The RNA shown here (small-subunit ribosomal RNA) has 1476 nucleotides and comes from an uncultured bacterium. The prediction has a mean pLDDT of 85.
């Protein structure tokens, strides 16, 4: 100190997750000791049993036990100190607590100190006796006693008392030469009380709250102030700095996290509160309104003789109960503290120890060394090997900690007791006391810590994790199943993600998990955010508390700084030393710690008193500019209506059309009139206003602003929560107005609908006047103020100077104000913004904190209403959103190209037929291709094979590779079953090489490794294709620029057929495409002539280069030449380039082929082949026969033949190119009407053949018919190929003579030797093209053009798309589930006011009863106790609110939920821009 995740990638911006510390935690698996800690967080829930506060006979009776007695012990009672501490607990309580720092109007038992007393009497009562009542807890009446128990007197240094020359009030003895006591006073110390300031949690959806309330006066009360409480006056107090109210909480030192600064937190120790079944109340007492005391009321609960009584674990164990969850009904007071007591001691569940629990921290251990055949096993595997691994086993050692055994502290000081001194006391050396030593005596832990000694590697290791974050991988199993998951995401047949297993990584007596906390999160920002576009500037003004505030000098000392004291408890935390072998933990010291108290300075800056100034601000004064408001008048033009004229048949209106208006006379036009609402040009990123907004002239009131020069106040200023006023349109209320437009409505189109876009009407409303509304993309999505930081150009309104000008002016300069564009520093995520800030500062306000849920419910205010302001949760997702990129796209835009349209010319689509697919059939119709880019495709040819498919027979090391082994060459031949594979029988044959062992190659036998597999998976793949596209595109290096992502180049001006080329340019070059080189073809030119050619010369023939010869022509195949925009010329930018043109066989790549860039369709092929993984092995492997792939209601694609005279028939005539020929082409003659057959010459072919080209052309005929057109069909006889044409081949004669008379929506192809016609040939083949390849003949029309319509390229624009428009995405319904509003109501808690009642109590009052202490006059007083009574008031009741939780038929919307339904709203112009 970061990370992961929004995207195709980028940067920001946000929000969700993680990695880290810790915990009183629990849960899962796992456990060896040992120290130190620590252990009901939940029900302040009930509580059995035990024990946790008693002591003192040296204060008093009295009894009893011992003892002969003295005298010694026990102990219920009276007394007296404790019991208010110490232990728990956190329910209450937001100030009566707490923290800090302060103050005093108090009080304080035991201590300490110092001083002065310490006296005379007295009346009683418990205990006990004796009686009663009661079940029992207890009560009670008589009668006896004591005290340090109770009460009167005396006496007061000192005290108290508002009457002060005066009045009040003490005491207790015990024991005694002394101690201890006890009164009173005065300090001290420790404890307490009260009172002040500060600090201290959440909601303003809690804004008013308050009558004892605030003060004052007088009285009570109290230890004390003090409305604390009365009675009476006054009307006050508290509150935006948060009063009152709700909700939650004990609070602090500290604790945990955090660099801090903060944020949680408030166990265990330690202080302070506050409680003790709940709710009220006094008593005693120094001290309670009292945890194991008291008195009421309640609730439980127990015992009861039913009359009544008893309890209170939130002490320490312990039980239930309730929880994820928390221990022994333990030992001891040996230490430490505490209570009592002179003391021995006695009491203490505080406390010290032990026990359970790995809860937690610290520490230690499970062994060390040696050892390679890298063993066996397991895993893996490319079968070589790898790991696990020196790991183990085997050898040599050590002995911690556990175990036995044996030894053995510390913690002990004190006290008692005896002994010997000493000192005080005294008559005394008894006794008492102090004190020294010396002796004895006291451990719960505990035989514990430690030592020591024995055996012995022996008894002791797991848990998570291994996609990324995040250290660490293979297999195998499973198939979107089972399951994982903190986030992103894994899992649909190769899953490092699940489950197993090896292997590893991490931690270690533990690891993991959950659940909480603070970090990381600068994600509430003080340190340390932000607010044009990501959340987020109030619609705008004025102003009130508030916050800030110009210039001089003085003076004060709040603030500020500084020394000083004090105080911030111990403990914890640093830091420094020590002790437990070490650590954890203890022990001593010191640091620090506060926004704190007091005070002694200091005086620059804020403040604060009083002044001074003008530079902020305002005011006189002048001028100006303006749709600034408000109110009244007028005015023209147009719309429309209304009368009247002229007119006649349409006229609106649309993409078309209709609804509508017109012969009742429209539209159109002319003249006249009404009425309403709006103000054309001018008109301007031009005015004015705070903003909304403001527009025709005129007049009137009225705000507000700017410039100019001077006088003047003399800081008066700036923002500004709340209030307060303004606030568009709509919309509301009341009266008016109503021409145009025009929500609703109506109609008429469109349309699958069409509750819309378009058209026809049309009514709220627009419009006045007066009241409400209060929102708006109310916008610069930019709060207001002041300053400050470079410039260039416009614009409006002013001033000043200069030139000019007859001038209203005009031009230039500076200079003060508003408004606009561009660009610098800066700043910003870009994008921009840039003196009008989004840039540097200041002030002050407002407002943000992940999406949805939601600006929405519930509460409140405002409103007639609509709704407005205020404003959450629950639940849900891990994103949601800015910007800019690159691509894709678009019913966007620009240039551009293509047989892309268009212009033509043929076609297809209807007919028959041929062939492919779907589809249905089938025992199979094998299998695959499926928009373009599947469909006359793989198939260059299914009767048998092919052949992969069915059936039916049969086969298992196999039809076929390679080893091994028997015997044998190999290879024939004849016969017999069989449909045939197959199977049995006989039988010929005995080769080649040899170093004579044998070997090679062929076949068979047998076992087993292994073969086979057109089976899966083209979405695991390899080649290899296809298609964008023969489109002109794709990249790279280096440089520049950008945070980046990416740009640039490669855009841009022009050409181009081209990213072809030039120019130009932060690019400069380069590859990989284009182009060239290749092949053909077109001209000539050389070589060279046979199988090819014949022009002259020669022989020959009915006739042919037939023959000599010839090499000229053609023609063949080799080499060359040719064309480069190379030349003029004109355009062009002096370019590239284009145009025309000369020459040329050819002219602007001449034709045409071959060549297919990055890549893109998870295109196509696992069936050409090759291949990973699964799958089958007497089958899914192989052999045969037979059938199928040829099927036939149907649809579709590709194609032939046609429909006829530009034709059909008949006969005559003439002209190619390329091919292909030995299992082959096959002439010639012959035979047949033809397919053919017979024949066999000649050709391995420029020689022979197939091989007559046809269409044309001549001549005839047919004359618009279903024909002399069309040939399907189907009859019957034939040929041929082949074992074999039945299923199912082609051909030919002869016969028949279907549909069909140019083919509907649509819809192919071609731009020249093209299209269109005509034939001819080749592969495949045994035979079987109308299909595929190739050849030549003959042989056109068009192209104005680029608006569409299809594709494609470059630039550009938008984008909510990136699986990329076959995108994306809303919204209702209709299911399932969640949560949550409203709801007639219904049930609780809390709680307010009214009454009502009123127990214990304590206060007053009292005539009724009693009545010991003193007084007395002996009558009785006083004093007191009880009863009554009055007040206050706890529990209860009754009435009426208020809050809150639950719950509730039904009913609103949210949400979430791989493949429900209707539509097509939104992103592109989203097809009617879109938002609010």
């Nucleotide at each position: 100190a970061g990370a992961g995740u929004u995207u195709g990638a980028u940067c920001a911006u946000g929000g969700c997750u993680c990695a880290g510390a810790a915990c009183g935690u629990a849960c899962g698996c796992u456990g060896g000791c040992g120290g130190c800690a620590c252990g009901c967080c939940u029900a302040a829930c009930a509580c059995a049993u035990g024990c946790a506060a008693g002591u003192c006979g040296a204060a008093c009776g009295a009894a009893g036990u011992a003892g002969c007695a003295a005298u010694a012990c026990u102990u219920a009672g009276u007394g007296g100190c404790g019991a208010a501490c110490g232990g728990g607990u956190g329910a209450g309580u937001a100030u009566a607590a707490u923290a800090u720092g302060g103050g005093u109007a108090u009080c304080u038992g035991c201590c300490u100190u110092u001083u002065g007393g310490u006296u005379u009497g007295g009346a009683a009562u418990a205990a006990c006796a004796c009686g009663g009542g009661g079940a029992a807890a207890c009560u009670u009446g008589u009668g006896c006693u004591a005290a340090u128990a109770c009460c009167a007197g005396a006496u007061a240094a000192g005290c108290c008392u508002u009457u002060a020359c005066a009045g009040g009030g003490a005491a207790a003895g015990u024991u005694u030469u002394a101690a201890c006591g006890c009164c009173g006073a005065a300090a001290g110390a420790u404890g307490a009380g009260c009172c002040c300031a500060u600090a201290c949690u959440u909601c303003a959806u809690c804004a008013g709250c308050u009558u004892g309330u605030u003060g004052g006066u007088a009285a009570g009360g109290u230890a004390a102030u003090g409305g604390c409480u009365u009675a009476c006056c006054a009307a006050g107090g508290c509150u935006a700095a948060g009063a009152c109210g709700g909700g939650u909480a004990g609070c602090u030192g500290g604790u945990c996290u955090g660099a801090g600064a903060g944020g949680a937190u408030g166990a265990u120790c330690a202080g302070c509160c506050a409680c003790a079944c709940u709710g009220g109340g006094a008593c005693u007492g120094a001290g309670a309104c009292a945890c194991g005391g008291c008195c009421c009321a309640g609730a439980c609960u127990c015992c009861u003789a039913c009359g009544g009584g008893a309890g209170g674990c939130a002490g320490c164990a312990g039980u239930g109960g309730g929880g994820a969850a928390u221990a022994u009904u333990g030992c001891g007071c040996a230490a430490u503290g505490g209570g009592c007591g002179a003391a021995a001691g006695c009491c203490u569940g505080a406390c010290g120890c032990a026990g359970c629990a790995a809860c937690g921290c610290c520490g230690u251990g499970u062994g060390a060394g040696u050892g390679a055949u890298g063993a066996a096993g397991g895993c893996c595997c490319u079968c070589g090997g790898g790991u696990c691994g020196u790991a183990a086993a085997g050898c040599u050692c050590u002995g911690u900690c556990a175990g036995c055994a044996g030894g053995g502290a510390a913690g002990a000081u004190g006290g008692g007791u005896g002994a010997u001194g000493a000192g005080g006391u005294u008559a005394a050396u008894a006794c008492c006391u102090u004190u020294a030593u010396c002796a004895u005596u006291u451990g719960a832990c505990g035989g514990u810590a430690c030592c020591u000694g024995c055996a012995a590697a022996g008894g002791a290791a797991g848990c998570a994790c291994c996609g990324g974050c995040u250290a660490a991988c293979u297999c195998u199993g499973u198939g979107c199943c089972a399951g994982c998951a903190g986030c992103c995401g894994c899992g649909g047949u190769a899953a490092u993600a699940c489950a197993g297993a090896g292997g590893g990584u991490g931690c270690a007596a533990g690891c993991g998990u959950u659940g909480u906390u603070c970090g990381g999160a600068a994600u509430u920002a003080u340190u340390g955010g932000g607010c044009g576009u990501a959340a987020a500037g109030c619609g705008c003004g004025c102003g009130u508390a508030g916050g800030c505030g110009g210039c001089u000098a003085c003076a004060u000392a709040a603030g500020u700084c500084u020394g000083a004291c004090g105080u911030g408890a111990a403990a914890g935390c640093c830091c420094g030393g020590g002790g437990c072998u070490c650590a954890a933990c203890c022990c001593c010291g010191g640091a620090g710690g506060g926004u704190c108290u007091u005070u002694c300075g200091a005086a620059a800056c804020u403040a604060c008193u009083a002044a001074u100034c003008u530079a902020g601000a305002g005011a006189g004064g002048g001028u100006c500019a303006g749709g600034g408001g408000c109110c009244g008048g007028c005015a023209g033009a147009a719309u429309u209506c209304c009368u009247g004229g002229u007119g006649u048949a349409g006229a609106g209106g649309u993409g078309a059309a209709a609804u509508u208006c017109g012969u009742a006379g429209a539209u159109a036009u002319c003249a006249g009139g009404a009425g309403g609402a709006a103000u054309a040009c001018c008109g301007g990123u031009g005015g004015c206003g705070a903003a909304g907004g403001c527009g025709g002239c005129c007049g009137g009131c009225u705000g507000g602003g700017g410039c100019c020069a001077c006088u003047c106040u003399g800081a008066c200023g700036c923002u500004g929560a709340g209030a307060c006023g303004c606030g568009a349109a709509a919309g509301c209320g009341u009266g008016g107005g109503g021409a145009g437009c025009a929500a609703a409505c109506a109609g008429g189109a469109u349309u699958a609908g069409a509750u819309a876009c378009c058209c026809u009407g049309g009514u709220a409303g627009u419009c006045c006047a007066c009241g409400c509304c209060g929102u708006a993309a109310a916008c610069g999505a930019u709060g207001a103020g002041c300053a400050c930081u470079a410039g260039a150009c416009g614009u409006c309104c002013g001033g000043a100077g200069g030139g000019u000008u007859c001038g209203a002016c005009c031009c230039u300069u500076c200079u003060g104000g508003g408004u606009g564009u561009c660009u610098c520093a800066g700043c910003u995520a870009a994008c921009g913004c840039a003196u009008u800030a989004a840039g540097u500062g200041c002030u002050c306000c407002g407002c943000c904190u992940g999406g949805g849920g939601a600006g929405u419910a519930c509460g409140g205010u405002c409103g007639c209403a609509a709704g407005a302001c205020u404003a959450a949760a629950a639940c849900u997702c891990a994103a949601a959103g800015g910007a800019a990129u690159u691509g894709a796209c678009g019913g966007g835009g620009g240039c551009c190209c293509g047989c892309a349209c268009a212009a033509g010319c043929g076609g297809u689509g209807g007919a028959g037929c041929a062939u492919g697919u779907g589809g249905u059939u089938u025992a199979a119709u094998u299998c695959g291709a499926u928009g373009c880019a599947a469909c006359g495709c793989g198939a260059a040819g299914a009767a048998c094979c092919u052949u992969a498919c069915c059936u039916g027979c049969c086969u298992u090391u196999g039809a076929c590779a390679u080893c091994c082994u028997c015997g044998g060459a190999a290879c024939g031949g004849u016969c017999c079953g069989g449909a045939a594979a197959c199977g049995g029988a006989c039988u010929g044959g005995u080769g080649c090489c040899u170093u004579c062992g044998g070997g090679a190659a062929c076949a068979c036998u047998g076992a087993g490794a292994c073969a086979g597999g057109u089976g899966c998976u083209g979405c695991a793949u390899g080649g290899c294709u296809g298609u964008c596209g023969u489109c002109a595109g794709c990249u790279c290096g280096u440089g520049u620029c950008g945070u980046g992502a990416g740009a640039u180049g490669u855009u841009g001006g022009g050409u181009u057929a081209a990213g072809u080329c030039c120019c130009g340019u932060a690019a400069c070059g380069a590859g990989c495409g284009c182009a060239a080189c290749c092949c053909u073809u077109a001209u000539c030119c050389u070589u060279a002539g046979u199988u090819g050619c014949c022009a002259g010369c020669g022989a020959g023939u009915u006739a042919u280069g037939u023959c000599g010869g010839g090499a000229a022509c053609u023609c063949u195949a080799g080499g060359g030449a040719g064309a480069c925009u190379g030349c003029c010329g004109g355009u062009g930018a002096c370019a590239a380039a284009c145009c025309g043109g000369a020459g040329g066989a050819a002219g602007g790549u001449g034709g045409g082929g071959a060549u297919g860039a990055c890549g893109u369709c998870a295109a196509g092929u696992c069936a050409u082949c090759a291949u990973g993984g699964c799958c089958c092995u007497u089958a899914u492997g192989g052999g045969c026969a037979g059938g199928g792939c040829u099927a036939c209601a149907c649809a579709c694609g590709u194609g032939c033949u046609a429909c006829a005279a530009u034709g059909g028939c008949c006969g005559g005539u003439a002209c190619a190119a390329a091919g292909g020929g030995c299992a082959g082409c096959g002439a010639a003659g012959c035979c047949g009407c033809a397919a053919g057959g017979u024949g066999g010459a000649g050709c391995g072919a420029a020689u022979c053949u197939c091989a007559g080209a046809a269409c044309a052309c001549c001549g005839g005929u047919c004359g618009u018919a279903g024909u002399c057109c069309g040939g399907a069909u189907u009859g019957c006889a034939g040929u041929c190929u082949g074992a074999a044409a039945c299923u199912c081949g082609a051909c030919u004669c002869c016969a028949u003579g279907a549909a069909g008379g140019u083919g509907g929506a649509a819809u192919c192809g071609c731009u020249a030797g093209u299209a269109a016609u005509c034939g001819c040939g080749c592969a495949u083949c045994a035979g079987a093209a109308c299909g595929g390849c190739g050849c030549g003949g003959u042989g056109a029309a068009u192209c104005c053009g680029u608006u569409c319509c299809c594709g494609g390229g470059c630039c550009u624009u938008g984008u909510a798309c990136a699986c990329a428009c076959c995108g994306c995405c809303c919204g209702u319904c209709a299911c399932a589930c969640c949560a949550u509003g409203g709801g007639a109501g219904u049930g609780g808690g809390c709680u307010g006011u009214a009454c009502c009642a009123g127990a214990a109590g304590u206060a007053g009052g009292u005539a009724g009863u009693c009545u010991a202490a003193c007084c007395u006059u002996c009558g009785g007083g006083g004093g007191g106790a009880c009863g009554c009574u009055u007040a206050c008031c706890a529990c209860g009741g009754u009435g009426u609110g208020g809050u809150u939780c639950a719950u509730g038929a039904c009913u609103g919307g949210g949400g979430u939920g791989a493949a429900g339904u209707c539509g097509u709203a939104a992103c592109a112009a989203g097809g009617u821009a879109g938002c609010c």